[in-house]
RNA sequence: GCCCCGGUAGCUCAGUGGUAGAGCGCUUGUCUCGUAAACAAGAGGUCGAGGGUUCAAUUCCCCCUCGGGGCU
Repeated sequence: GCCCCGGUAGCUCAGUGGUAGAGCGCUUGUCUCGUAAACAAGAGGUCGAGGGUUCAAUUCCCCCUCGGGGCU
């Protein structure tokens, strides 16, 4: 330099045009002498950056950037 995959909640990952979700973690409550477990509720996201297409973009297109792999 070229090719491929990936960047979404604190962590691990779904979601491939129409309100962004799960598990774990976190907070509060119930329970307990107390803690843990269990159960219930809740908070937490400019979907890596910029631009384009569209009535509408996490999703499609272009470019940039970061990480991983391959080729030379």
This is a predicted structure of a 72-nucleotide RNA (transfer RNA) from a Candidatus Micrarchaeota archaeon. It was read from a public genome assembly. Taxonomically the source falls in Microcaldota (Archaea, Nanobdellati). It matches the Rfam family "tRNA". The coordinates come from a structure-prediction model, not an experiment, and the mean pLDDT is 84.